[in-house]
C1' cells in the first nucleotide's frame, strides 16, 4: 500500500427481506432472611464509531473518514 471482516447499553453480544432498539450480566429499590449470599418483583439503561447520500422512513442500503482484527505484498 491492497483486500476482507468488525465498531449497537458500564461489559459480552443479538438485531440481513429498511418500518417505534433488545437479551444476559451489572447497577438501583423493595420483598424474603436474625445478617449476608442466593432467590423473587419492579426499575435503570443507548446521539446504533464519525460525516454525508438514497428513501415517506436507515442500526440495516451507498460514499468517505477514524479505530480494531486477519490476510496479501
Nucleotide at each position: 500500500g491492497c483486500u476482507a471482516c468488525c465498531g449497537u447499553a458500564g461489559c459480552u453480544c443479538a438485531g440481513u427481506a429498511g418500518g417505534u432498539a433488545g437479551a444476559g450480566c451489572g447497577c438501583g429499590u423493595g420483598g424474603c432472611u436474625g445478617u449476608u449470599a442466593a432467590c423473587c418483583a419492579c426499575g435503570u439503561g443507548g446521539u446504533c464509531a464519525c460525516a454525508g447520500g438514497u428513501u415517506c422512513g436507515a442500526g440495516u442500503c451507498c460514499u468517505g473518514u477514524c479505530g480494531g482484527u486477519a490476510g496479501c505484498g

A computed fold for a 73-nucleotide RNA from a Methanobacteriota archaeon, annotated as transfer RNA. Taxonomically the source falls in Methanobacteriota (Archaea, Methanobacteriati). Model confidence (mean pLDDT): 82 of 100. RNAcentral holds the sequence, with entries from ENA.